[in-house]
Context: one part of a larger RNA
RNA sequence: UUGGGCGUAAAGAGUUCGUAGGCUGAUUAGUCAGUCGAAAUUGAAAUCCCACGGCUUAACCGUGGUUCCGGUUUCGAUACUGCCAAUCUUGAGUGAGGUAGAGGUAAGCGGAAUUCCUGGUGUAGCGGUGAAAUGCGUAGAUAUCAGGAGGAACACCAAAGGCGAAGGCAGCUUACUGGACCUAUACUGACGCUGAGGAACGAAAGCGUGGGGAGCGAACAGGAUUAGAGACCCUGGUAGUCCACGCCGUAAACGAUGAGCACUGGAUGUCUGAAGGGUUCGACCCCUUUGGGUGUCUCAGCUAACGCAUUAAGUGCUCCGCCUGGGGAGUACGGUCGCAAGACUAAAACUC
Numbered sequence: 001u002u003g004g005g006c007g008u009a010a011a012g013a014g015u016u017c018g019u020a021g022g023c024u025g026a027u028u029a030g031u032c033a034g035u036c037g038a039a040a041u042u043g044a045a046a047u048c049c050c051a052c053g054g055c056u057u058a059a060c061c062g063u064g065g066u067u068c069c070g071g072u073u074u075c076g077a078u079a080c081u082g083c084c085a086a087u088c089u090u091g092a093g094u095g096a097g098g099u100a101g102a103g104g105u106a107a108g109c110g111g112a113a114u115u116c117c118u119g120g121u122g123u124a125g126c127g128g129u130g131a132a133a134u135g136c137g138u139a140g141a142u143a144u145c146a147g148g149a150g151g152a153a154c155a156c157c158a159a160a161g162g163c164g165a166a167g168g169c170a171g172c173u174u175a176c177u178g179g180a181c182c183u184a185u186a187c188u189g190a191c192g193c194u195g196a197g198g199a200a201c202g203a204a205a206g207c208g209u210g211g212g213g214a215g216c217g218a219a220c221a222g223g224a225u226u227a228g229a230g231a232c233c234c235u236g237g238u239a240g241u242c243c244a245c246g247c248c249g250u251a252a253a254c255g256a257u258g259a260g261c262a263c264u265g266g267a268u269g270u271c272u273g274a275a276g277g278g279u280u281c282g283a284c285c286c287c288u289u290u291g292g293g294u295g296u297c298u299c300a301g302c303u304a305a306c307g308c309a310u311u312a313a314g315u316g317c318u319c320c321g322c323c324u325g326g327g328g329a330g331u332a333c334g335g336u337c338g339c340a341a342g343a344c345u346a347a348a349a350c351u352c
Base pairs, nucleotide, nucleotide: 003324004323005322006321007306008305012320014201015200016199017198021194022193023192025088026087027086028085030083031082033081034080035077036076037075038074039073040072041071042070049065050064051063052062053061054060091191092188093187094186096183097182098181099180103177104176105175106174107173108172109171110154115149116148117147118146119145120144121143125136126135162169163168206247207246208245209244210243211242215241216240220236221235222234223233258319259318260317261316262315263314265298266297267296268295269294270293271292272291273290274289275288276287277286278285301308302307325352326351327350334345335344336343337342
């Protein structure tokens, strides 16, 4: 182990795809496996339970009853579930015409800035701080002008804005490519939902091989501060940060809120479609209606409260994951994976 739960108290797997399984739209006919009813048969006796009785009582014993909650067979019911057959279009999908977008991959290009190099001008300081010093500079720095090299990141636009399953994605152009939404309806005809195992993707850091290296910068060194300073501050600075390929597989991977479907009041922004109307030369703009996102506020309801509130934490259904006092411990051992770091799985003694 029933039960009760999972935003913040323990608890939603980082995310998606998907196998088995579970669940599954409307109508009609059949079947009768599940389901329901009736009957028959079996369910040994003892035991248990109830009643009465017998030993002076009890234990014990006797009689009767209930029970043995079940099995098998036959007959019947047919609403629901299942199975089978046929049909349907609302779920799902395909096609047509459009729309928005930092969605992805690759290649090319651009300007600003930092640094470095070369040359010119120019002279004694520069830099840094709370204040300083280390540091740089008369071998000519800082400043300024011109030219060049190289790497990384893309100001403004920019937004509570957009896209993506999540991680995440932002200069511009091109090529290839995934998804979403809208409109009218043509087609398929339940093809659906979830998803144990499994597979793929998965920030940063880290690892392997080879490149690259401007700025920043763990470690490290020095200067300060301080009682000390293994720090905060300053001057330097190696890995790393960048690229290619291969690993790692974890995060406060957060909305701390699994996925899907249905239902249930309003108000107000914003992004993106469609239809109609107004205005206008027209774009724009305004109004109404109707979709899809993304925010805020507030009813009902829920909640321990905070709060949530059509993007639910409301009301229901389906499926999966997870929790069960604190510590020991996300540890030991074992196993699987990994080059390693370690990851995943996961106790107990003991103790409060």